[in-house]
RNA sequence: GGGCUGGUAGCUCAGUCGGUUAGAGCGCUACUCUGAUAAAGUAGAGGUCGGAAGUUCGAGUCUUCCUCAGCCCA
Numbered sequence: 001g002g003g004c005u006g007g008u009a010g011c012u013c014a015g016u017c018g019g020u021u022a023g024a025g026c027g028c029u030a031c032u033c034u035g036a037u038a039a040a041g042u043a044g045a046g047g048u049c050g051g052a053a054g055u056u057c058g059a060g061u062c063u064u065c066c067u068c069a070g071c072c073c074a
Stems, first nucleotide, its partner, number of pairs: 001073007010026004019057001028044005050066005
């Protein structure tokens, strides 16, 4: 330098052929329960979907550029 895969909550990830409102598990906070923990239950907080632009009535999803990580080729 070229190619491929990936970047979504604190962590691990899902998200269908573009269609309301962005989700799960674990973790975190509060409460219930307990003599007190743990476990269990209930509720809640937490996201500019890596960045920018474009297409579209509508983009996590499609296109272009950039960036980061991994792998392969040279």